[in-house]
RNA sequence: CGAGUCGACGGGCGGCCGCGUCAGCGGGACCCCCGCUGUCGAGGAAAGUCCGGACUCCACAGGGCAGGGUGGUUGCUAACGGCAACCCGGGGCGACCCGCGGGACAGUGCCACAGAAAACAGACCGCCUGGGCGCGCGAGCGCACCAGGUAAGGGUGAAACGGUGGUGUAAGAGACCACCAGCACCCCGGGUGACCGGGGUGGCUCGGUAAACCCCACCCGGAGCAAGGCCAAGAGGGCGCUGCGGCGCCUGCGCAGGCGUUCGAGGACGGCCCGUCCGAUGCCUGCGGGUAGGCCGCUUGAGCCUGCCGGCAACGGUAGGCCGAGAUGGAUGGUCGCCGCCCGGGCCGCCGCAAGGCACCCGGGCACAGAAUCCGGCUUACAUGUCGACUCGUCCG
Numbered sequence: 001c002g003a004g005u006c007g008a009c010g011g012g013c014g015g016c017c018g019c020g021u022c023a024g025c026g027g028g029a030c031c032c033c034c035g036c037u038g039u040c041g042a043g044g045a046a047a048g049u050c051c052g053g054a055c056u057c058c059a060c061a062g063g064g065c066a067g068g069g070u071g072g073u074u075g076c077u078a079a080c081g082g083c084a085a086c087c088c089g090g091g092g093c094g095a096c097c098c099g100c101g102g103g104a105c106a107g108u109g110c111c112a113c114a115g116a117a118a119a120c121a122g123a124c125c126g127c128c129u130g131g132g133c134g135c136g137c138g139a140g141c142g143c144a145c146c147a148g149g150u151a152a153g154g155g156u157g158a159a160a161c162g163g164u165g166g167u168g169u170a171a172g173a174g175a176c177c178a179c180c181a182g183c184a185c186c187c188c189g190g191g192u193g194a195c196c197g198g199g200g201u202g203g204c205u206c207g208g209u210a211a212a213c214c215c216c217a218c219c220c221g222g223a224g225c226a227a228g229g230c231c232a233a234g235a236g237g238g239c240g241c242u243g244c245g246g247c248g249c250c251u252g253c254g255c256a257g258g259c260g261u262u263c264g265a266g267g268a269c270g271g272c273c274c275g276u277c278c279g280a281u282g283c284c285u286g287c288g289g290g291u292a293g294g295c296c297g298c299u300u301g302a303g304c305c306u307g308c309c310g311g312c313a314a315c316g317g318u319a320g321g322c323c324g325a326g327a328u329g330g331a332u333g334g335u336c337g338c339c340g341c342c343c344g345g346g347c348c349g350c351c352g353c354a355a356g357g358c359a360c361c362c363g364g365g366c367a368c369a370g371a372a373u374c375c376g377g378c379u380u381a382c383a384u385g386u387c388g389a390c391u392c393g394u395c396c397g
Base pairs, nucleotide, nucleotide: 001393002392003391004390005389006388007387008386009385011339012338013337014336015335016334017333019041020040022038023037024036025035026034027033028032043368047379048378050377051376052375053374054373055224056223057222058221062274063273064272065271067220068219069218070217071216072086073085074084075083076082087101088099089098090097091096102215103214107213108212109209110208111207124154125153126150127149128148129147130146131145132143133142134141135140162180163179164178165177166176167175181205183202184201185200186199187198188197189196190195228296229295230294231293236251237250238249239248240247241246253288254287255286256285257284258283259282266278267277268276269275303322304321305320306319307318308317309316310315340366341365342364343363344362345361346360349358350357351356
């Protein structure tokens, strides 16, 4: 200097005009409005709604079946399908990256085509032996069929019932032997563990696929801020007052039908069963009417920052400091200037032995994108920009 891997950031500052919350001051027709001043005012993803929760209600909240989720180990966390470290397997020269990572000896499926044969499979071309025919003095050679042996060689395929070398055989074969891989068992060492390393014995070796059904282990109530709560209003009815216009208070949907009242109608508990509970001026069905307004929830949090301690880390503990939108047809916009970063061109000024770097001038560019109860994650989008660490390569000294 170039290429790459991982992580962080996601332009900064100022002026003018214009918005929204809150506070102070002043005014007015007074919880409402106006003016002035001040403070604060979108994100790393606010997005997707994919997970987990806090919170609220069902509701006092059990058991089982079905259903769903996760799947190496050890930690972290409120929890998770998240995060950290590690193990195993795979990719990469490497920094690093990837993993639907338990079980194929519980069972059922599937492995197209090709191939003899795709799971206790099998003989297409071959190899060997014998019978038959022909040639040959003989050893032996050739041909097709039949019988038997064989799976070492060749072929097919993603994959063919271990591999290499030898002994042995009529020819072969773990039939046997040496070494290796795998598997089973035993022992030693390291590690919290998943596992790793080493040694011994042995039948010699009984495929793959579970992101196929399934089995195993562990986990799982539901709905959601449009949750939920308060106030106001309200047709109709009743009571009181009345100056007969109305006012005040209380109650509060109206009509019809059906069932039922402890021998329980109906309902709640995600589906089903058991069980538990609510329930009597109760519940269900049909028709008609009123309301859709305001306030709370609403932002102080499993919060953030800094130092120290513990830990490889995720993170935890501790001390101190900080308070960063709360809208509700829904605010944060417009404009100007300076700086920053990147790209292209120029310049040959400065530094350096050099490779190279810096400075200056001109032009262009700066992404994805907008809170709505809040938080921890995941996924997706993003100027292929900047900074840091690391890996590889090249050049100069």